Small-subunit ribosomal RNA from uncultured bacterium KM3-23-D4, 1479 nucleotides, folded computationally. It matches the Rfam family "Bacterial small subunit ribosomal RNA". The coordinates come from a structure-prediction model, not an experiment, and the mean pLDDT is 85. The sequence is in RNAcentral, with records from SILVA.
RNA sequence: AGAGUUUGAUCCUGGCUCAGAACGAACGCUGGCGGCAGGCCUCAUACAUGCAAGUCGAACGAGAGACAGAACUUCGGUUCUGUUGAGAGUGGCGCACGGGUGAGUAACGCGUGGGUAUCUACCUAGCAGUAUGGAAUAACUUCGGGAAACCGGAGCUAAUACCGUAUACGCCCUUAGGGGGAAAGAUUUAUCGCUGUUAGAUGAGCCCGCGUCGGAUUAGCUUGUUGGUAAGGUAACGGCUUACCAAGGCUUCGAUCCGUAGCUGGUCUGAGAGGAUGAUCAGCCACACUGGGACUGAGACACGGCCCAGACUUCUACGGAAGGCAGCAGUAGGGAAUAUUGGACAAUGGGCGCAAGCCUGAUCCAGCCAUGCCGCGUGAGUGAUGAAGGCCUUAGGGUUGUAAAGCUCUUUCAGCGGGGAAGAUAAUGACGGUACCCGCAGAAGAAGCCCCGGCCAACUCCGUGCCAGCAGCCGCGGUAAGACGGAGGGGGCUAGCGUUGUUCGGAAUUACUGGGCGUAAAGAGUACGUAGGCGGCUAUUCAAGUUGGGUGUGAAAGCCCGGAGCUUAACUCCGGAACUGCACUCAAAACUGAAUGGCUAGAGACCUGGAGAGGUGAGUGGAACUCCCAGUGUAGAGGUGAAAUUCGUAGAUAUUGGGAAGAACACCAGUGGCGAAGGCGGCUCACUGGACAGGUACUGACGCUGAGGUACGAAAGCGUGGGGAGCAAACAGGAUUAGAUACCCUGGUAGUCCACGCCGUAAACGAUGAAUGCUAGACGUUGGGGGGCUUGCCCUUCAGUGUCGAAGCUAACGCGUGAAGCAUUCCGCCUGGGGAGUACGGCCGCAAGGCUAAAACUCAAAGGAAUUGACGGGGGCCCGCACAAGCGGUGGAGCAUGUGGUUUAAUUCGACGCAACGCGAAGAACCUUACCAGCUCUUGACAUGGGAAGUAUGGGUUUCAGAGAUGAAAUCCUUCAGUUCGGCUGGCUUCCACACAGGUGCUGCAUGGCUGUCGUCAGCUCGUGUCGUGAGAUGUUGGGUUAAGUCCCGCAACGAGCGCAACCCCUAUCUUCAGUUGCCAGCGGUUAGGCCGGGCACUCUGGAGAAACUGCCGGUGAUAAGCCGGAGGAAGGUGGGGAUGACGUCAAGUCCUCAUGGCCCUUAUGGGCUGGGCUACACACGUGCUACAAUGGCAGUGACAGUGGGAUGCGAAGGGGCGACCCGGAGCUGAUCUCCAAAAGCUGUCUCAGUUCGAAUUGGACUCUGCAACUCGAGUCCAUGAAGGCGGAAUCGCUAGUAAUCGCGGAUCAGCAUGCCGCGGUGAAUACGUUCCCGGGCCUUGUACACACCGCCCGUCACACCAUGGGAGUUGGUUUUACCCGAAGCCGGUGCGCUAACCGCAAGGAGGCAGCCGUCCACGGUAGGGUCAGCGACUGGGGUGAAGUCGUAACAAGGUAGCUGUAGGGGAACCUGCGGCUG
Repeated sequence: AGAGUUUGAUCCUGGCUCAGAACGAACGCUGGCGGCAGGCCUCAUACAUGCAAGUCGAACGAGAGACAGAACUUCGGUUCUGUUGAGAGUGGCGCACGGGUGAGUAACGCGUGGGUAUCUACCUAGCAGUAUGGAAUAACUUCGGGAAACCGGAGCUAAUACCGUAUACGCCCUUAGGGGGAAAGAUUUAUCGCUGUUAGAUGAGCCCGCGUCGGAUUAGCUUGUUGGUAAGGUAACGGCUUACCAAGGCUUCGAUCCGUAGCUGGUCUGAGAGGAUGAUCAGCCACACUGGGACUGAGACACGGCCCAGACUUCUACGGAAGGCAGCAGUAGGGAAUAUUGGACAAUGGGCGCAAGCCUGAUCCAGCCAUGCCGCGUGAGUGAUGAAGGCCUUAGGGUUGUAAAGCUCUUUCAGCGGGGAAGAUAAUGACGGUACCCGCAGAAGAAGCCCCGGCCAACUCCGUGCCAGCAGCCGCGGUAAGACGGAGGGGGCUAGCGUUGUUCGGAAUUACUGGGCGUAAAGAGUACGUAGGCGGCUAUUCAAGUUGGGUGUGAAAGCCCGGAGCUUAACUCCGGAACUGCACUCAAAACUGAAUGGCUAGAGACCUGGAGAGGUGAGUGGAACUCCCAGUGUAGAGGUGAAAUUCGUAGAUAUUGGGAAGAACACCAGUGGCGAAGGCGGCUCACUGGACAGGUACUGACGCUGAGGUACGAAAGCGUGGGGAGCAAACAGGAUUAGAUACCCUGGUAGUCCACGCCGUAAACGAUGAAUGCUAGACGUUGGGGGGCUUGCCCUUCAGUGUCGAAGCUAACGCGUGAAGCAUUCCGCCUGGGGAGUACGGCCGCAAGGCUAAAACUCAAAGGAAUUGACGGGGGCCCGCACAAGCGGUGGAGCAUGUGGUUUAAUUCGACGCAACGCGAAGAACCUUACCAGCUCUUGACAUGGGAAGUAUGGGUUUCAGAGAUGAAAUCCUUCAGUUCGGCUGGCUUCCACACAGGUGCUGCAUGGCUGUCGUCAGCUCGUGUCGUGAGAUGUUGGGUUAAGUCCCGCAACGAGCGCAACCCCUAUCUUCAGUUGCCAGCGGUUAGGCCGGGCACUCUGGAGAAACUGCCGGUGAUAAGCCGGAGGAAGGUGGGGAUGACGUCAAGUCCUCAUGGCCCUUAUGGGCUGGGCUACACACGUGCUACAAUGGCAGUGACAGUGGGAUGCGAAGGGGCGACCCGGAGCUGAUCUCCAAAAGCUGUCUCAGUUCGAAUUGGACUCUGCAACUCGAGUCCAUGAAGGCGGAAUCGCUAGUAAUCGCGGAUCAGCAUGCCGCGGUGAAUACGUUCCCGGGCCUUGUACACACCGCCCGUCACACCAUGGGAGUUGGUUUUACCCGAAGCCGGUGCGCUAACCGCAAGGAGGCAGCCGUCCACGGUAGGGUCAGCGACUGGGGUGAAGUCGUAACAAGGUAGCUGUAGGGGAACCUGCGGCUG
């Protein structure tokens, strides 16, 4: 410090996720030792048991018991004296500390800094005093009540308990005269006490400034409330309380209300600023079962005190009592989860005491727990046959790995034995026989966890097969998984390691440091203006902000720095620094501020002038539409893509004249004008707002912005009343359509118009807030001003409005003096997508609705700009039998063949739009054959290797078994190959055992190879350079041209490669060479046949050459490339045809040609055989053949080809048969013989009919091939004579020797051809042209597509699940108003009952107590509000879900451009009206 994730790729925006650190943690696996720390975060839930606050006899009385002595004695004991003294009581001090917890509290509670109307036991210091009286009471005794707790009556008694009196300078009150108020003694005679007072110290109370969470969907709150006077009360100020008076007080700088929360030093994180947090330690606060209350006291409204109420628990004799672990242990419960009912007061501290001492679950220690931090160990050295084993393997090896074993050492820790502290300054040591030291034995007792696809360090095998599973994000898994599980290996950390949770970080992702708002989320529709914020030049003063110095404070601990102590570290101790803060004080005066004065550049004002659809009101004009009347006139008019609804013979439309009414203002008209925006358009008048220019002798900062607020605010809509010509939601009808609740048409109502009043929203847009200053220009245009002259031009200036552009900015697009640049001020707004601008609440509205505005849940994206493609029912240019123009077909019939389907034991398998379907198959009766049934073999039909045995050849005949493959036997003839000549090597058969063979079994989506297709289309790329942040672009685009990225020109490109073309083959012309089997012009012969002699001229054959290149001429073009025409030529502009197929696409086809990874079968998924099947048949489709006839059928005639084939072959002549064919065998290894007959042609006949067309089908008889034609071959003859009369929608081929038509040959093959591959004969028609269909190329444009339009995608409906709103109500919490009740208690009143101290001789009084009454008040009750939460029949929308239903709304002109506010309508997306926007 960053990384992953949106895309085909890119840049940006933006969220999600990860790597780090931390923890009072928990869970999983594992676990040797020690030190230091920490340990109920949840139920402030309930608690058994024990302990946690007592102490003082030097305050006091009494005194059980014990001991000693004495007396008495009935020897049982009793009494007295003394000493000691338990337990209880009176009294004093303490119990308000220490310890716990964080419920409440948003507060002067806390923090920080100040203040004083105050108090302060014990402690310190000073001064003064401590005199004299009195009356009671507990304990105790006795009586009584009660289950108990406890209570009552009577009697006795003491005090440092209680009460007088005296004194009291200082103290307090005061009307300044005066008045008031103390004390306690004990005793060992030395002290400890006591009282008053002053001061201190300590602690506490109260007050104030500042700081201290979230919510405005909480905006108003308050009646003791705010202040005053008086009184009361308090330690003390104070509405603290009461009476009276006044009507105040708080609040947008956030009152009140709601929610949440103890606060702080600090802790965690972070570079910091911040953010989160408030365990342990320390300071403060609050609380002590819940609520209320006071008492005592220096101090409490009191954790281990009291009273009352409530809930709960316990005891009970039912009448009443008792209790409060949020002290330490511990228990139950809750929970993911948190320890011992331990030891000691030895230390530190606390209480009491003169002290000894006692008490102390404070504390110090120990126990449990890897909860954390820190340290140590589990051995060290050597050791290569690189052992064994494991794993992998290309089978060689590699790796685990010096790792182990072995050898040589060591002993930390743990173990055993011995010694043994400091902590204690005299005694006292729980810890503790601990720390530590010494000795002994032995490598001995001591390693795990997570991870290995990327982020992120570490890779292979096996298993599994979208299963099981993993996952923090992206994502893995559908048969070759580095991602699941196991193993081997590796990486990381280590007594721990992972996971989960939480916090900060990364996140500049709330941006103070440090972000944004044209299009990504984001500028309010516009203006005015309140508070607030900010503000021109200059002088003086002040000193609030600001700056500097000083002082005080900022507790300790912690953090940081330096040092020290435990063997080190953690830890602890000492010192320093720091604590960025607050307060006071001194000083400065630049800036801000405040005050005073001055100025004119901002702002305003005055005068003059011109421009303008600025606004309001009134009037007025013409054109057009519609309607009415009248005339002319006749059959149509309207309307549309085409129609229809509609109007019209009752006279429309058209046309002429007249009239009526309403609405809107053509031309001018313009990126022209005006206005804040919305918006504003005939003309005239009246009233009126603003801006601009020029001038001026005025004011003197009066300014800018603007939360709330107010006003204006298109269209639609609403209310009331008018108006209503046209247009037109709704509605109706007609069309279109699968449907058409739409688009189109005919009608048509609200509405549109006016007046008044609402609504308050729009793509209210420049998607760009307002204001000010600064920063190159060029060219238009509107309104003014100035200057110049040649008078219609030039220069210049201010204010507007546009286009292009510099710098700069921007993610890019773009913006660019009217900024989106550089700066300042103020306001508004944003923080991932969806849910949702929705719900709830509130405010506004007549309503529609508007404004404000969430959450649950869900996703890992959603988005912006630009790039390359692809696509478009976008555009431009161009091509192709693509269309058109033609010719002939298919689709209808019958048959053939292939496919689907069905059937079947099997109908083997593959191929499926073009680019599967007469395809693999150039030929299924057996074989083929892979399928089915049955039989049969198991090292196998085939290959290699080992051992043993046998045989060494081939053929004929016969017999037996079997369906056959095959096996067995007999007999006859012959006797394998090589050879180095050696029985040397090889072959074959059988048997045995094992390695193995074998598989047309699976995967073409694991592959090679081969092939199809776009497409013989003209494209596809690279290097260097340049441009761009980048993907990419340029080149390859542009202007011409071409069949062509073919060529030329231009150009930030220059070159190059694969393609195109050419080079290759065939064909067309000629020359030359060569003439047999070919040919015969001329000569001769002839049986008349090139047959023979002869010849090679010609045809032909097959070698070599020539020829064509826009080369020549003219025109055109740019002088180019080229194009057009012409000449010559056999051929002319690639002459015709073939071969040749760029980068790539389709996971195209093929594992059944072959090869091959992996998987599977192994007496079978392998091998063999027989029979069957691949040939089935209701049906559907493709490709063909034959036809439907006269351009024909039949008969006759008999002319002319070319390619090819032929030795298990072609087969002539001759003969037989109607014929298929048979007999026959010449010739031929073939330019020689043969297949071989060419057919269309020509002549005659038939005469339009199911025929002399057509041949299917069926019966019969044959031929041929073959082991065998039943399933299931081809052919022949006789007979039979079906459908079919040119074929619906649709669709195919072909541009010249082509289509059409005619026959011929070949491969395969025993036989089988309408298929396939070839060959020649005859031989057309048409192309205006590129609008349209299909396919393709280039450029451009749009895009929400990139699996790329067979794309993407919207809404209803149906089903499942999830969260949520409404909901009659219901349950609970909380709060509030009114009233009732009113415990305990303080206070007040009363007090005829009771009453010791004082007064009084007495009676009595003073004072006090009980009781009673009253105010206040907790709990409780009644009634009504507010608010929050739970549940809720039913219901609303939302989200998610595998391949459901209906449509097709959006993205392309998305097929009606889209979006938008509003209104109506409709199953649904949506449609339509009105206005707006261009995205």